This is a predicted structure of a 692-nucleotide part of an RNA (large-subunit ribosomal RNA, domain II) from Candidatus Hodgkinia cicadicola. The RNAcentral record of the full RNA draws on ENA.
[in-house]
Context: one part of a larger RNA
RNA sequence: GUCAACGACUUAACGGCGGGAGCAGAGCUUAAACUCCCCAACGAGCGUAGGCGAAGCGAAAGCGAGUCCCAACUGGGCUAAACGAACAGUCCCCGCCGUUAAACCCGAAACCGAGUGAUCUAACCGUGGGCAGGCCGAAGGACGUUUAAUUGCGGCCGGAGGGCCGAACCCGUACCUGUUGCAAAAGGUUGGGAUGACCCGCGGUUAGGAGUGAAAGGCCAAUCAAACUCGGAGAUAGCUGGUUCUCUGCGAAAUCUAUUUAGGUAGAGCGCCGAGCCUAAGGCGACCGGGGUAGAGCACUGGAUGGGCGAGGAGGCCUCAACGUCCGCCGAGCCCAACCAAACUCCGAAUACGGUCGCGCCCCAUGCUCGGCAGUCACACUGCGAGCGCUAACGUCCGCGGUGGAGAGGGAAACAACCCAGAUCCCGCGAUAAGGCCCUAAAGUCUAAGCUAAACGUGAAAGGCGGAGCUGCCCUGAGACAAUUGGGAUGUAGGCUCAGAAGCGGCCAUCAUUCAAAGAGUGCGUAACAGCUCACCAAUCUAGCGCAAGUUUUGCCGAAGAUGUAACGGGACUAAGCUUAGCGCCGAAGCCGGAAGUGCGACCGACCGUGUCGCACGGUAGCAGAGCGUUCCGGAGCCGCAGAAGACGAACUGCAAAGUCCGUUGGAGGCUCCGGAAGUGAGAAUGUUGAC
Numbered sequence: 001g002u003c004a005a006c007g008a009c010u011u012a013a014c015g016g017c018g019g020g021a022g023c024a025g026a027g028c029u030u031a032a033a034c035u036c037c038c039c040a041a042c043g044a045g046c047g048u049a050g051g052c053g054a055a056g057c058g059a060a061a062g063c064g065a066g067u068c069c070c071a072a073c074u075g076g077g078c079u080a081a082a083c084g085a086a087c088a089g090u091c092c093c094c095g096c097c098g099u100u101a102a103a104c105c106c107g108a109a110a111c112c113g114a115g116u117g118a119u120c121u122a123a124c125c126g127u128g129g130g131c132a133g134g135c136c137g138a139a140g141g142a143c144g145u146u147u148a149a150u151u152g153c154g155g156c157c158g159g160a161g162g163g164c165c166g167a168a169c170c171c172g173u174a175c176c177u178g179u180u181g182c183a184a185a186a187g188g189u190u191g192g193g194a195u196g197a198c199c200c201g202c203g204g205u206u207a208g209g210a211g212u213g214a215a216a217g218g219c220c221a222a223u224c225a226a227a228c229u230c231g232g233a234g235a236u237a238g239c240u241g242g243u244u245c246u247c248u249g250c251g252a253a254a255u256c257u258a259u260u261u262a263g264g265u266a267g268a269g270c271g272c273c274g275a276g277c278c279u280a281a282g283g284c285g286a287c288c289g290g291g292g293u294a295g296a297g298c299a300c301u302g303g304a305u306g307g308g309c310g311a312g313g314a315g316g317c318c319u320c321a322a323c324g325u326c327c328g329c330c331g332a333g334c335c336c337a338a339c340c341a342a343a344c345u346c347c348g349a350a351u352a353c354g355g356u357c358g359c360g361c362c363c364c365a366u367g368c369u370c371g372g373c374a375g376u377c378a379c380a381c382u383g384c385g386a387g388c389g390c391u392a393a394c395g396u397c398c399g400c401g402g403u404g405g406a407g408a409g410g411g412a413a414a415c416a417a418c419c420c421a422g423a424u425c426c427c428g429c430g431a432u433a434a435g436g437c438c439c440u441a442a443a444g445u446c447u448a449a450g451c452u453a454a455a456c457g458u459g460a461a462a463g464g465c466g467g468a469g470c471u472g473c474c475c476u477g478a479g480a481c482a483a484u485u486g487g488g489a490u491g492u493a494g495g496c497u498c499a500g501a502a503g504c505g506g507c508c509a510u511c512a513u514u515c516a517a518a519g520a521g522u523g524c525g526u527a528a529c530a531g532c533u534c535a536c537c538a539a540u541c542u543a544g545c546g547c548a549a550g551u552u553u554u555g556c557c558g559a560a561g562a563u564g565u566a567a568c569g570g571g572a573c574u575a576a577g578c579u580u581a582g583c584g585c586c587g588a589a590g591c592c593g594g595a596a597g598u599g600c601g602a603c604c605g606a607c608c609g610u611g612u613c614g615c616a617c618g619g620u621a622g623c624a625g626a627g628c629g630u631u632c633c634g635g636a637g638c639c640g641c642a643g644a645a646g647a648c649g650a651a652c653u654g655c656a657a658a659g660u661c662c663g664u665u666g667g668a669g670g671c672u673c674c675g676g677a678a679g680u681g682a683g684a685a686u687g688u689u690g691a692c
Base pairs, nucleotide, nucleotide: 001692002691003690004689005688006687011101012100013099014098015097016096017095018094019093020092022090023089027052028051029050034045035044036043056063057062066078067077068076069075104242105241107239111232112231113230114229115228116227122206123205124204125203126202127201128200129199130198131196133165134164135163136161140157141156143154144153145152169193170192171191174189175188176187177186208224211219212218245627246626247625248624249623250622255268256267257266258265259264269376270375271373272372273371274370275369276368277367283359284358285357286356287355288354289353295347296345297344301341302340303339305337306336307335308334309333312330313329315326316325317324379404380403381402382401383400384399385398387396388395409420410419411418424596426594427593428592430591435586436585437584438571439570440569444583446582447581448580449579450578451577457573463557464556467554468553469551470550471549472547473546475544483540484539485538486537487536489513490512491511494508495507496506497505519534523532524531597617598616599615600614601613602612603611604609628681630678631677632676633675634674635673636672637671638670639669646665647664648663649662651660652659653658
């Protein structure tokens, strides 16, 4: 891991509600005990103690259709009767729920009690044992020598030491191997101690909040921040996991308030079931309302820009001072113009909300009240309105709606939350939605007009851009635009300035003349002139040209990433791209048509049926209903060695759980109907046991 078996809402008492029965028009009911049936069980009888109800109020004494508060109520609380047609309880059985018990099952870490442990290990006590070999050479000593003496020196003897090197022995430093090992701590190499606070044998002592500890919370039998065994004990677990057959009807919540509360719980909200009221709800229309949001505005409160006027102030001049006077300064306030505001408002919607009337839908709906039973109180994304944040986040927190949650189907390549649309079941070249119609891939290589050349489409900003379209305007056979040829003059070198300033350093002015045309000069250039050139004119040429224009048209650049094209899903496409108009088709479990099932409602004067008609039938938590099967029991029947149960296989029936029948096997019990009672259904719990 697989298979098989086992494996989880029980039982009791009390209480609430519902269902079924008995009695009851004030009642209902027995408990123990006892009696009878041979005993027991069961049943029947008896048993009136007790309980509930028939009266309440008060803490109580107590009073009583009233009572309590009070000295006392025309007062207040609770309450009978009445108003007002109805409203009675009690005992038993069953179901659901609550409480108390282990209380659906499994699961702690822990706490407490009584015991068992020092054959491991820690310390200690008693008694024994062990330590190859080599090295260093303390004290002390006699001898020699030395000193006045103490003493110094020399070689020799000596053999100290938690001394040195290193086996046994003890330990375990570093690395490697081992890691389902040789081993629940080993093996190899290397390393530390090795006469000592050394190592070891045997016997003994200390025990669980206790021991022992050269102290690491170490060790106390592979267990130690409190050993192990049994018991309290099924401790407790607001936590995790698991919780077993079928079909049908309805169907949530992730919010508010409170909480030693925040992943728990209670009341409310939302769901289901039952009963009552009987149109109240929702929708649409009209009318009547209050409001201070969006927007807007600047009348208030504040902010804020420019200008005008400008009280006042700073500063300068003058003055001994004052007065006076000046100003490229600041500046309240007023005026003009243009603005900003969640905590500004002279204004002010749409919606929303409240009310009244009407309409309309309605065989079931909606609403309200009461009773019983829940689940939910971690929400998610999306559109809109705000806050927080960076007008960041698949961010966070509120409000209004939607979807997911609990929703399948079609579309978006794939994709809970987006778009379309809500799946009872079977059928159909049916008609459609979103979205699509060249191939992948069902349906247009559809019609008409225009745009795009970038594979734009098929990813992006500030910004850039002599790409194109459209619009407007200017010039143009009286000849445009470009090119080429020629002209481009005179007063005059305008005046001033200046060393010079002659169109072309700067300042001022910018006239006039001749002309086809020519600026008191567009740019180079000179020290200044000169020179070149432009504007402007003519000629040649011959057809469109131009613009500091606009543009809610469209392209281009800006544009760099990590496995591999990889930013149309792919192929590919110049339309099979984009815009506009149109026709057709495809396309879903939606709609329609046909057949069927179930739920609910309605219809039938006689017809009650396999009837007819209508509506409904996605679903998690959850509520309600109806069933299937297993074991045992009661009653009534039946089958079986001419073959029961069980096993294997085929066929058939039922929406399903399941059932029937036949064959083979098997070899002794089994089944049906009506009821009853439960150790009543297995795939999950790192489930338990067994097998492989």